A computed fold for a 99-nucleotide RNA, annotated as Metazoan signal recognition particle RNA. Its mean pLDDT, the model's own confidence on a scale to 100, is 76. It matches the Rfam family "Metazoan signal recognition particle RNA". Gene Ontology terms of the family: signal recognition particle, endoplasmic reticulum targeting and SRP-dependent cotranslational protein targeting to membrane, signal sequence recognition. It is annotated as a non-coding RNA gene. About the family: The signal recognition particle (SRP) is a universally conserved ribonucleoprotein. It is involved in the co-translational targeting of proteins to membranes. On this family, see Wild et al., Curr Opin Struct Biol 2002: "Towards the structure of the mammalian signal recognition particle".

[in-house]
RNA sequence: CAUCAAUAUGGUGACCCGUGGGGAGCUGCGGGACACCAGGUUGACUAAAGAGGGGUGAACCGGCCCAGGUCGGAGACGGAGUAGGUCAAAGCUCCCGUG
Numbered sequence: 001c002a003u004c005a006a007u008a009u010g011g012u013g014a015c016c017c018g019u020g021g022g023g024a025g026c027u028g029c030g031g032g033a034c035a036c037c038a039g040g041u042u043g044a045c046u047a048a049a050g051a052g053g054g055g056u057g058a059a060c061c062g063g064c065c066c067a068g069g070u071c072g073g074a075g076a077c078g079g080a081g082u083a084g085g086u087c088a089a090a091g092c093u094c095c096c097g098u099g
Stems, first nucleotide, its partner, number of pairs: 001099003004043004009038005015032007050096001052095005062087004070079003
């Protein structure tokens, strides 16, 4: 200084399309494309290239649980979601290994 890609299965996320129910909050079903994660396989890929270990995730952009407050509701309860907590799965970054 640098550290590849393809593919099957399962999963996470937000998005788009169609469709059924409901007076709201909402809810059932079908489909699509994208990104990422887990361990599996493969390659015509490389000088090397392991699905190794961490940090951060803030005042806007990550996911999840979300007090209070707030919004919908007569209520039951539900929505968005702050503080706080949390992390296989936004993004960024460090270390090991390897060349």